[in-house]
């Protein structure tokens, strides 16, 4: 770099370095920015996805067990809801800033 699925109106900032643009791209708007934005570094934080822990549920699937001519019942698990955690990623102005557009983008899980 490619394929696929999910999510993108919740949440979370201080310090240092740099020095002019930045908010992914195109058009339009709006905003941030020499009172130093963006980016990078340090520390701090958040908790979306994955992993882990705990608790609960029992519609559906799977496995096992009991019973039976049969009907049926139970347990575990997938699954679902909640709480915690912060290990792997990610994120910490504004709804992906807004509207329109595009073979759009970002992040996570899986695959190759």
């Nucleotide at each position: 770099a490619c394929c696929c699925c999910a999510u993108c109106c919740a949440g979370a900032g201080c310090g240092g370095u740099c020095g002019a643009g930045g908010g992914a791209c195109c058009g339009g708007g709006c905003c941030c920015a020499g009172c130093g934005a963006c980016a990078c570094c340090g520390c701090g934080g958040c908790a979306a996805c994955c992993a882990g822990a705990c608790c609960g549920g029992g519609a559906c699937g799977a496995g096992c067990c009991c019973a039976u001519c049969g009907a049926g019942g139970g347990c575990u698990u997938g699954c679902c809801a909640g709480u915690c955690c912060a290990g792997g990623u990610g994120c910490c102005a504004a709804c992906g800033c807004c509207c329109g557009g595009a073979u759009c983008g970002a992040u996570g899980a899986g695959g190759a």
Molecule: SAM riboswitch aptamer (S box leader)
Organism: Actinomycetota bacterium